The part of an RNA shown here (small-subunit ribosomal RNA, central domain) has 341 nucleotides and comes from Blastocladiella sp. A source record names the gene rns. The prediction has a mean pLDDT of 81.
Context: one part of a larger RNA
RNA sequence: UUUGGCGUAAAGAGUAAAAAGGCGGGAAAAAUCGAAAGGAAGAACAAAGUUCAUCCAAUAAAGAUUAAAAAAAGAAGAAGAUUCUUCCUAGAGUAAAAUAGAGGAGAGUAGAAUUGAAAGUGUAAGGAUGAAAUCUAGAAAUAUUUUCAGGAAUAUCAAUAGCGAAGGUCACUCUCUUGGUUAUUACUGACGCUGAAUUACGAAAGUGUGGGGAGCAAACGGGAUUAGAGACCUCGGUAGUCCACACCCUAAACGAUGAAUGUUCGAAAAAGCGAAAGGCUUUUUCCUACCUAACGGGUUAAACAUUCCGCCUGAGGAGUAAGAUCGCAAGGUUGAAACUC
Numbered sequence: 001u002u003u004g005g006c007g008u009a010a011a012g013a014g015u016a017a018a019a020a021g022g023c024g025g026g027a028a029a030a031a032u033c034g035a036a037a038g039g040a041a042g043a044a045c046a047a048a049g050u051u052c053a054u055c056c057a058a059u060a061a062a063g064a065u066u067a068a069a070a071a072a073a074g075a076a077g078a079a080g081a082u083u084c085u086u087c088c089u090a091g092a093g094u095a096a097a098a099u100a101g102a103g104g105a106g107a108g109u110a111g112a113a114u115u116g117a118a119a120g121u122g123u124a125a126g127g128a129u130g131a132a133a134u135c136u137a138g139a140a141a142u143a144u145u146u147u148c149a150g151g152a153a154u155a156u157c158a159a160u161a162g163c164g165a166a167g168g169u170c171a172c173u174c175u176c177u178u179g180g181u182u183a184u185u186a187c188u189g190a191c192g193c194u195g196a197a198u199u200a201c202g203a204a205a206g207u208g209u210g211g212g213g214a215g216c217a218a219a220c221g222g223g224a225u226u227a228g229a230g231a232c233c234u235c236g237g238u239a240g241u242c243c244a245c246a247c248c249c250u251a252a253a254c255g256a257u258g259a260a261u262g263u264u265c266g267a268a269a270a271a272g273c274g275a276a277a278g279g280c281u282u283u284u285u286c287c288u289a290c291c292u293a294a295c296g297g298g299u300u301a302a303a304c305a306u307u308c309c310g311c312c313u314g315a316g317g318a319g320u321a322a323g324a325u326c327g328c329a330a331g332g333u334u335g336a337a338a339c340u341c
Base pairs, nucleotide, nucleotide: 004312005311006310007295008294012309014201015200016199017198021194022193023192025088026087027086028085030083031082032081033080049055091191092188093187094186095185096184097182098181099180103177104176105175106174107173108172109171110154115149116148117147118146119145120144121143125136126135162169163168206247207246208245209244210243211242215241216240220236221235222234223233258308259307260306261305262304263303266286267285268284269283270282271281272280273279290297291296314341315340316339323334324333325332326331
């Protein structure tokens, strides 16, 4: 490079936006291209010819075969492509109307519960476990009643439901705000798809500064268990978990399934629209064709096709070393080889 692949065997980047690039709807006109057959240049230097060679270059004779024409010049040119011009409305978008939603940001409020504090009642245990002990308790615990403080999380509703590009997202109210869907018109007139580089977002843990700290809880310290126990169980308990700002940039970041478009039996449900129609959008299950190594997938494809990007090429060594780059650090990104089988 070609061929082949990427749900589970190696392989879809965590997600999106987007400049370049690649690809791209219908009609008309013009210009430029546009296939095949064939041909030339080039290469070669045996013979002829330059005394040889470089160089030049296929004639003459004879024979055979095939055809009826050959040579020169000119014109035209299918499908399709590009550019330019003029139009179109099926893609895409805009405006007007309605609508669902834990979509996002900020502010405020509420009620359960845990813990703590104060006070009352009350008196001997409480708590824990497989069983115990450490532990708490006559300095009055546990229990119960009242009041107060503070932090974090929002039972029921609740769902195989909804929303979001992904990460993610559930108490209530208000303010601001992204996106979606549906119905009917009007308008723009291909404005589209993808997307190396780049930019933005990106759970948890972790980092910096300053707050906050109820519960939980790495580390750590006890008690058990055990041959030992660095664990499982148990009593405590600090970072952290929470907030603000700034970093980090990774996950089984999963549908282990890139984005977009078109085409292809049926059945049963759910959500949102719609006067209605399986009419449109979304979600879930089964299944025909077809696909698959099988499992399974199956109109939300892993079917049939097209466009663009990413990635894979035996196992280990290794997501390591070196270099480069980003980061306060932890580390991230990029990413080999020797050697072994």